[in-house]
RNA sequence: GCCGGCUUAGCUCAGUGGUAGAGCAGCGCUUUUGUAAAGCGAAGGCCGUCGGUUCAAAUCCGUCAGCCGGCU
Numbered sequence: 001g002c003c004g005g006c007u008u009a010g011c012u013c014a015g016u017g018g019u020a021g022a023g024c025a026g027c028g029c030u031u032u033u034g035u036a037a038a039g040c041g042a043a044g045g046c047c048g049u050c051g052g053u054u055c056a057a058a059u060c061c062g063u064c065a066g067c068c069g070g071c072u
Base pairs, nucleotide, nucleotide: 001071002070003069004068005067006066007065010024011023012022013021018055027041028040029039030038048064050062051061052060
C1' cells in the first nucleotide's frame, strides 16, 4: 500500500427495513439468626462518526475512526 471481518447496555452477545432484546454484573424486595444461593421486580443503550437512499434505517450504500486478520 491492497483486501476482508468486527464496532449494539458496565461485560459477553442476539436482532438482516417498521422508533432495540437476552445472559452475567450492579440496584431494590422476598426468603435466612446472618451471609451466600434461590425467587421476584425495576433500572440501564436512540446502535462507533458524518453523510446518502427510503414514508420509515441498528439493518441498505458511501466516508472517516478504532480493533482484528490476510496479501504484498

Record summary
The prediction has a mean pLDDT of 83. Transfer RNA, 72 nucleotides, folded computationally. It matches the Rfam family "tRNA". Rfam classes the family as a transfer RNA.